About this RNA:
The prediction has a mean pLDDT of 82. The part of an RNA shown here (large-subunit ribosomal RNA, domain I) has 483 nucleotides and comes from Algisphaera agarilytica. NCBI's taxonomy places the organism under Bacteria, Planctomycetota, Phycisphaerae, Phycisphaerales, Algisphaera. It matches the Rfam family "Bacterial large subunit ribosomal RNA". Its family is annotated with ribosome and structural constituent of ribosome in the Gene Ontology.
[in-house]
Context: one part of a larger RNA
RNA sequence: AGUACAUGGCGGAUGUCUUGGCGUUAAGAGGCGAUGAAAGACGUUGUAGCCUGCGAUAUGCCUCGGGGAGCUGGCAAACAAGCUUCGAUCCGAGGAUCUCUGAAUGGGGAAACCCGGCGGCAAGUGCCGUCACCCAUACCCGAAUGCAUACGGUAUGGGAGCGAACCUGGCGAACUGAAACAUCUAAGUAACCAGAGGAAAAGAAAUCAACCGAGAUUCCGUAAGUAGCGGCGAGCGAAAGCGGAUAUACCCAUAGUGUCACGAACGGCCUGGAAAGGCCGACCAUAGAAGGUGAUAGUCCUGUAACGGCAUAGUGGGGUAGCCCUAGAGUAGCGUAGAGCUCGUGAAACUCUGCGUGAACAUGGGGGGACCACCCUCCAAGGCUAAAUACUACUUAACGACCGAUAGUCAACCAGUAGGGCGACUGAAAGAUGAAAAGUUCCCCGAUAAGGGAAGUGAAAUAGUAUCUGAAACCAUGUACUU
Numbered sequence: 001a002g003u004a005c006a007u008g009g010c011g012g013a014u015g016u017c018u019u020g021g022c023g024u025u026a027a028g029a030g031g032c033g034a035u036g037a038a039a040g041a042c043g044u045u046g047u048a049g050c051c052u053g054c055g056a057u058a059u060g061c062c063u064c065g066g067g068g069a070g071c072u073g074g075c076a077a078a079c080a081a082g083c084u085u086c087g088a089u090c091c092g093a094g095g096a097u098c099u100c101u102g103a104a105u106g107g108g109g110a111a112a113c114c115c116g117g118c119g120g121c122a123a124g125u126g127c128c129g130u131c132a133c134c135c136a137u138a139c140c141c142g143a144a145u146g147c148a149u150a151c152g153g154u155a156u157g158g159g160a161g162c163g164a165a166c167c168u169g170g171c172g173a174a175c176u177g178a179a180a181c182a183u184c185u186a187a188g189u190a191a192c193c194a195g196a197g198g199a200a201a202a203g204a205a206a207u208c209a210a211c212c213g214a215g216a217u218u219c220c221g222u223a224a225g226u227a228g229c230g231g232c233g234a235g236c237g238a239a240a241g242c243g244g245a246u247a248u249a250c251c252c253a254u255a256g257u258g259u260c261a262c263g264a265a266c267g268g269c270c271u272g273g274a275a276a277g278g279c280c281g282a283c284c285a286u287a288g289a290a291g292g293u294g295a296u297a298g299u300c301c302u303g304u305a306a307c308g309g310c311a312u313a314g315u316g317g318g319g320u321a322g323c324c325c326u327a328g329a330g331u332a333g334c335g336u337a338g339a340g341c342u343c344g345u346g347a348a349a350c351u352c353u354g355c356g357u358g359a360a361c362a363u364g365g366g367g368g369g370a371c372c373a374c375c376c377u378c379c380a381a382g383g384c385u386a387a388a389u390a391c392u393a394c395u396u397a398a399c400g401a402c403c404g405a406u407a408g409u410c411a412a413c414c415a416g417u418a419g420g421g422c423g424a425c426u427g428a429a430a431g432a433u434g435a436a437a438a439g440u441u442c443c444c445c446g447a448u449a450a451g452g453g454a455a456g457u458g459a460a461a462u463a464g465u466a467u468c469u470g471a472a473a474c475c476a477u478g479u480a481c482u483u
Stems, first nucleotide, its partner, number of pairs: 001482009015468001016432002020403002022400007029392002031162002039101003042055003046079002049075003061095006070083003106115003116131006133159008166197001167195004177184001181231001207214002218245005228236002253315001256312005266281005282299002284288001290302003333357008343369001364379005419426002439467001443453003
């Protein structure tokens, strides 16, 4: 030096676990905001800090209801001082208070700050209220300028901002594909803007159809990757019809939500630190879902099935008949320039729009894919309309051939934190003693250290907080062998 074995160190894999995630289903809710939101700053507890709650009435105040013995939130003990059967803490509902910033709105501003006007009350500083802008409505005043109008002003009402997706409209790419690329595609997608609702949009035929007929819209299946479009390339891609959802109805009542209570039935012996395990003998079950308890519990605890109490809010309310009158113009169409439809200008109808032009009036007009005739069908240029459909930031309940700490959310832990960046933005690591802290008094070595010895607790301390298990790499010690 190597090999082998043993014992340790270091290290944190593996196993087991789960407070957290992921996905889905059902029901609810689908908004909050000038009565000041969302989001924050700063404060607030007897004791420093952080989290949670709250707001100078500040871990809280008042009322009502529930509940019934302890309580003064968590990390997180301890001490102090208190509250409570005259019903506290706690839970539910309603109310009061609610600093400063923030649409932020008296003016300003480098958010959480600075500076005012007016009125009332107080009387050395103060307290309360009010003062932005825009729109609508009703008024007042009133120029140049005669009537008017503009301007200015008053009152009342509304708006403003935020929010996950879903929805409608406006505007509208590129990468990419075409094995290059220009028409084309990606795609009317993304992004941006505006607006609305719990859904939105659409909607009661100037629709389809085919000589038979159907009878608003929306959604699903099919028709169908068909008919078609297309440098006929890449690719794009219907509709009618048919089958369903919903509706065409019913009728004066209807169910829900939250919370609470009640809620059956087991003992002995053995092993063990501990019984829920094993053995023996019982019982309940409309309850053998689940979780906990010192190992695996139907009968120990919380619960579970069933049956109840209390509180509370909402939803739905219209229908019918007769008569008379009327029939949406810068519109339809056409020209031109575009767009949308499966349709890329094509034989290109139909729908929508810019510019120009420009009818008829039911004895009329539109459509049936150039156009004409016949036939069929409908009545534009006004509006409203539930359901079937889309979504889930949020609440409740339940489930999973979903994950189990390098997984599952970035985040199981005080995480959008620590940290990085001028900034836009980026962005971690980090779970487990034990049944119970019973968390190692005293003594000794050491430096009044770290660490250890001995003792003690405990079932176990090679479970000692650097704590379950404790792999490998790597390091060391001991023994044996080889050189």